[in-house]
Order: sequence, then C1' cells, then structure tokens
RNA sequence: CAACCGCAUGCGGGAGAGAUCGUUUCUCUUCUACAAAAAGAGUGUCGACGCCGAAGGAGCAACCACCCCGGAAACUCUCAGGCAAAAGGACCGCAUGAGGCAA
Repeated sequence: CAACCGCAUGCGGGAGAGAUCGUUUCUCUUCUACAAAAAGAGUGUCGACGCCGAAGGAGCAACCACCCCGGAAACUCUCAGGCAAAAGGACCGCAUGAGGCAA
C1' cells in the first nucleotide's frame, strides 16, 4: 500500500400475516324541510377473536471454546412488534469515512 474484518453514514433491493368483527368520538356524502332519524365512506379510541416473524427480546441446538464463567442461527417462542397504503424491516449489493489486523 492493497486485500480482509467489524463499525458509522448515504443510496438501492427487501417477505409474511384480517383494508376482520363489534362499541364509540369526530368529519364528509346521500336523503330531508337548511332539522332530526337512517344509510354509506374516512379517521381516532376501546374490546374480541384469528394470524405473521425479518426491528428488538428470550430458549434450545449442530458447532466452537474450556481452569472457571461461557459463545452461538435465518431453528423455536411470540413478551414486544406487525397483519391495505405509509412507516418499519433481518439480510444483500454499491459508495464514503475513520479504525483494527497478519503475510
């Protein structure tokens, strides 16, 4: 010096599962007599059941390590999160930055 390693930032890609049901607030539309009632749509709240796994979290394991303490998944659980769009999203690719580390 470049490769490699992880970290941060930016860009791109990125799945699954009810636009469920009920209660209620507000807004809009229809109807109406400029009203009320009723119907429909949207939105927020509360509750109910059903489901998803790829933020996070937890558990076991192949395996690794071992004096002790242990480490470990995309598997499992579903506490959290999510189930139109949006947001988020493990992981992958590219770029940049400073760092680490042998030959």